[in-house]
């Protein structure tokens, strides 16, 4: 960094340090953010792997991940529904991303 399989509407901080932008990227929107965001630690949470149980589940002591906003929403495609050719709206599906486990 490439494939492949699985999830992605649920959980999680009135703590310290820091000090200006953050929420993948690009575009519209919307939101966090000097009442200190982002990021570090620390605390927490419990998706996978692992672990304990015959299972239902446990438990966070290990790998990793994760703590506004549904992956913050929309963007391609097809359906329906409104109202009258135009976009809104809901649903499904792709794409794109996350994250895990496996394999190269």
């Nucleotide at each position: 960094c490439a494939c492949u399989u699985a999830u992605c509407c649920a959980g999680a901080g009135a703590g310290a340090c820091c000090g200006a932008g953050g929420g993948a990227a690009c575009a519209g929107g919307c939101c966090c953010g000097a009442c200190g965001a982002c990021g570090u630690c620390c605390a927490g949470c419990a998706a996978c792997c692992g672990c304990c149980g015959c299972a239902a589940g446990g438990a966070a002591a290990g790998g990793u991940g994760c703590u506004c906003c549904u992956u913050c929403c929309u963007g391609c495609a097809g359906a329906a529904u409104c109202a009258u050719u135009g976009u809104a709206u809901u649903c499904u599906g792709a794409a794109a991303g996350a994250u895990a486990a496996g394999c190269g």